[in-house]
């Protein structure tokens, strides 16, 4: 240099391939406990990497760019 894959909550990952963005862990509050831990209940947290395009409607489709990874010369 070329090809391909990935980017969604603080972290790890879903979202049935266009129709209300979710789970676990973590965090916060509470219950229990002499206290901590564990357990249980409730709950906060998102410009879906950035900028554009298509569409009534985009996490999903298209383009460019950025970051990361694999392969190849």
């Nucleotide at each position: 240099g070329g090809a391909c894959c990935c980017u969604u909550a603080g972290c790890u990952c879903a979202a049935u391939u266009g129709g209300c963005a979710g789970a676990g862990c973590a965090g916060u509050g509470g219950a229990c406990u002499u206290u901590u831990a564990a357990u249980c209940c409730a709950u906060u947290g998102g410009u879906u990497g950035u900028c554009g395009g298509u569409u009534c409607g985009a996490g999903u489709c298209c383009g460019a760019c950025a970051g990361g990874g694999u392969c190849u010369a």